[in-house]
């Protein structure tokens, strides 16, 4: 150089247009204390533009991994 495949919270992970969920974190509640359990809160789509009523999801274009070929 060329083909495929991917990039989602601290972490793991699901979503072919229409609210994922675990785990950690913080606050409460039970406890003599801590564990353990219950109950909340807060957090992301790699970038940009476009199509749509609506976009992680479709479609250009950058970037970055991984792998195959040269």
């Nucleotide at each position: 150089g060329g083909u495929a495949a991917g990039g989602u919270g601290g972490c793991u992970g699901a979503a072919u247009a229409a609210u994922a969920a675990g785990c950690a974190u913080u606050a409460g509640a039970c406890u003599g204390u801590a564990a353990a359990u219950c109950u909340a809160a807060a957090g992301a789509u790699a970038a940009a533009g476009g199509u749509u009523a609506u976009a992680c999801u479709c479609c250009u274009u950058u970037u970055c991994u991984u792998a195959c070929c040269a």
Predicted 3D model of a 70-nucleotide RNA (transfer RNA) from Proechimys longicaudatus. Rfam family: tRNA. The sequence is in RNAcentral, with records from ENA. The coordinates come from a structure-prediction model, not an experiment, and the mean pLDDT is 80.